[in-house]
Context: one part of a larger RNA
RNA sequence: CCCUCGUGAAGGAACUCGGCAAAAUGACCCCGUACCCUCGGUACAAGGGGUGCUCCCUCGCAAGGGGGAGCCGCAGAGAAUCGGCUCUAGCGACUGUUUAUCAAAAACACAGGACUCUGCCAACUCGCAAGAGGACGUAUAGAGUCUGACGCCUGCUCGGUGUCGGUAGGUUAAGGAAGCCGAUGACCGCAAGGGUAGUUGGCGACCGAAGCCCCGAUAAACGGCGGCCGUAACUAUGACGGUCCUAAGGUAGCGAAGUUCCUUGUCGGGUAAGUUCCGACCUGCAUGAAUGGCGUAACGACUGGAGCACUGUCUCCACGAGGGACCCG
Numbered sequence: 001c002c003c004u005c006g007u008g009a010a011g012g013a014a015c016u017c018g019g020c021a022a023a024a025u026g027a028c029c030c031c032g033u034a035c036c037c038u039c040g041g042u043a044c045a046a047g048g049g050g051u052g053c054u055c056c057c058u059c060g061c062a063a064g065g066g067g068g069a070g071c072c073g074c075a076g077a078g079a080a081u082c083g084g085c086u087c088u089a090g091c092g093a094c095u096g097u098u099u100a101u102c103a104a105a106a107a108c109a110c111a112g113g114a115c116u117c118u119g120c121c122a123a124c125u126c127g128c129a130a131g132a133g134g135a136c137g138u139a140u141a142g143a144g145u146c147u148g149a150c151g152c153c154u155g156c157u158c159g160g161u162g163u164c165g166g167u168a169g170g171u172u173a174a175g176g177a178a179g180c181c182g183a184u185g186a187c188c189g190c191a192a193g194g195g196u197a198g199u200u201g202g203c204g205a206c207c208g209a210a211g212c213c214c215c216g217a218u219a220a221a222c223g224g225c226g227g228c229c230g231u232a233a234c235u236a237u238g239a240c241g242g243u244c245c246u247a248a249g250g251u252a253g254c255g256a257a258g259u260u261c262c263u264u265g266u267c268g269g270g271u272a273a274g275u276u277c278c279g280a281c282c283u284g285c286a287u288g289a290a291u292g293g294c295g296u297a298a299c300g301a302c303u304g305g306a307g308c309a310c311u312g313u314c315u316c317c318a319c320g321a322g323g324g325a326c327c328c329g
Base pairs, nucleotide, nucleotide: 001324002323003322004321005320006319007318008317010315011314014313019310027051028050029049030048031047036041038149052071053070054069055068056067057066058065059064072076084308085307086306087305088304089303090302091300092299096108097107112147113146114145115144116143117142118141124133125132126131150295151294152293153292155225156224157223160222161221162218163217164216165215166214169213170212171211175207176206179203180202181201182200183199184198187194188193226244227243228242229241230240253287254284265281266280267279268278269277
């Protein structure tokens, strides 16, 4: 010096990213328990008192209970095992699940909600196929997607993309095809050349499905949800008006938020002092309604803030024990 322990004056979180670690609490009996609440809880809430041994009385079959008097120790759950607690926010309802070997969470799942598909040889999935699962099920069933208990709710937009439906017209493949132009060609011609049929190369009006264009529906489908100017008898503000654009211009809620750049916004609370925290305000850089919005009792090895208790975390270290290291042998 290191490791594992023990004790500590005064102070008591001043330590630190953070009370990390340690300390404290601890069993059983009795008393007593607030806010809130989904009436189940919260709750071992919190906060108090008791606990050994001897003798006597009493209830009891007993086990054991009640009462009284006394005795000993620093200490009676005499060792070991053995909750620290409270207040306040955020997130997720909850019990669960997860990155075997740095993440256990606010992530996943979840009951519940919604949409879409599927009439059975179902849809869907695996397989080239046979076949199998779905299911020895049958729409109160099965599959896919989103949301995520519960409560109050879930606004406007179908222009784009997707999906579904529609079919008059436009466009449109293979294929068919009137017609046309070549090649070859018996044959004609002295030659140049011409040339039926057949065979063959090319062009091709026109006919020709779905799809696309087109017409409509659909947002708990993918998504989207404005700008400028003026205006009230102080000022300020702007219920109101004008104008441009849009498919439609963000409703209820919530809001410096796990979202706020400016920002340590401003005000209030808490502290002697508070870039964090809580309550407000709204100027929302860049909230917002099942990519759900806002609340919410209970729950959480989750994440902030505050307090009580307690302490070597610290002021500031000291001593002791055991084991290493180190020195001598």